[in-house]
């Protein structure tokens, strides 16, 4: 310098191709079973999806332009 893949909840991750209420697991807060733990049920909180732009009626998805991490080539 040139090419590829990822960035979404506290952690791990799926939806993105084909735009239409943002989810899944584990954690966490409440109750409930227990004489406590532990575990098992129910119920709930919590992300404007890495940033700025365009594109549409409507962007986590499409598009440029950037950051941040990894691989490959030179």
């Nucleotide at each position: 310098c040139g090419g590829g893949g990822c960035g979404u909840a506290g952690c791990g991750c799926a939806g993105c191709c084909a735009g239409g209420u943002a989810g899944c697991g584990c954690a966490c807060u409440u109750g409930a079973a227990u004489g406590g733990g532990g575990u098992u049920c129910a119920a709930g909180u919590g992300g404007u999806c890495c940033g700025c732009g365009g594109u549409u009626c409507a962007a986590a998805u499409c598009c440029g332009c950037g950051c941040g991490c990894c691989c490959c080539g030179a």

The prediction has a mean pLDDT of 84.
This is a predicted structure of a 74-nucleotide RNA (transfer RNA) from an Anaerolineales bacterium.
The same sequence occurs in records of 4 taxa.
It matches the Rfam family "tRNA". Rfam links the family to the GO term triplet codon-amino acid adaptor activity.
RNAcentral holds the sequence, with entries from ENA and MGnify.